The part of an RNA shown here (large-subunit ribosomal RNA, domain VI) has 265 nucleotides and comes from a Cyanobacteriota bacterium. It matches the Rfam family "Bacterial large subunit ribosomal RNA". Its mean pLDDT, the model's own confidence on a scale to 100, is 88.

Context: one part of a larger RNA
RNA sequence: CGUAAGAAGAUUGAGAGGAGUCCCCCUUAGUACGAGAGGACCGGGGGGAACGCACCGCUGGUGUACCUGUUAUCGUGCCAACGGUAGACGCAGGGUAGCCAUGUGCGGAGCGGAUAACCGCUGAAAGCAUCUAAGUGGGAAGCCCACCUCGAGAUGAGUCUUCUCAUGGGGUAACCCAGUAAGGUCACGGGCAGACGACCCGUUGAUAGGCGCUAGAUGGAAGUGUGGUAACACAUGCAGUCGAGGCGUACUAACAGACCGAGGG
Numbered sequence: 001c002g003u004a005a006g007a008a009g010a011u012u013g014a015g016a017g018g019a020g021u022c023c024c025c026c027u028u029a030g031u032a033c034g035a036g037a038g039g040a041c042c043g044g045g046g047g048g049a050a051c052g053c054a055c056c057g058c059u060g061g062u063g064u065a066c067c068u069g070u071u072a073u074c075g076u077g078c079c080a081a082c083g084g085u086a087g088a089c090g091c092a093g094g095g096u097a098g099c100c101a102u103g104u105g106c107g108g109a110g111c112g113g114a115u116a117a118c119c120g121c122u123g124a125a126a127g128c129a130u131c132u133a134a135g136u137g138g139g140a141a142g143c144c145c146a147c148c149u150c151g152a153g154a155u156g157a158g159u160c161u162u163c164u165c166a167u168g169g170g171g172u173a174a175c176c177c178a179g180u181a182a183g184g185u186c187a188c189g190g191g192c193a194g195a196c197g198a199c200c201c202g203u204u205g206a207u208a209g210g211c212g213c214u215a216g217a218u219g220g221a222a223g224u225g226u227g228g229u230a231a232c233a234c235a236u237g238c239a240g241u242c243g244a245g246g247c248g249u250a251c252u253a254a255c256a257g258a259c260c261g262a263g264g265g
Stems, first nucleotide, its partner, number of pairs: 001153001005164007015150004021049007033038001051107005059101004066094005071086006110145001112144002118138004165265001167178004183260004188202004207253003210249005216242003223236005
């Protein structure tokens, strides 16, 4: 911009894309077959490989939020306790959320259809024969459907429900302009959404921050006391600190606003 008014929501499915894999074991059955050796079709059950989708309860990785230890050096006057730098983490040990795989769940189902090669039935031309000429059956990891995703710009622009509609100015009229309606955009607080747009939520509020509690992380704070010459250890004390997650609470901030947007089609 179109979809012959302007909107909001829900849909149909033309069409497009994805998936489609393989192996082993048990059973049927040591049966059919075969002199034996060997050894099935069909059907049923189980396990697995790779691949794909999703997820983070488990196992782990990361985790420059966080907690702890520690070296050198500088600083807070000194001790103690802390802070800075050594990487744009000083080094090291752990680690929540998030993101992940090596972890977990699920998937490739169909006793649907039409077919290929091929195998048939009936059967003439051609008194026979012949799967074919008329007719008709079976038959593939392949094709169509079925499964998952997108999908009416499917310009062939579909369908349904609901909402809004006789304001002002100019013009003879067609029509043009302006302010609006339903609705929307910007702006504002945000997100498990995201490169940016987009999408989703938000005062009829827990949207973010703060505050309180907490799952959880770290691993026993400072101060004081006791023991020890001391380094240090123990007690106070599942301590202190943190807590991207969870629950709660309007204290702070989502304010104040601006703009677009039909005229009865």
NCBI's taxonomy places the organism under Bacteria, Bacillati, Cyanobacteriota.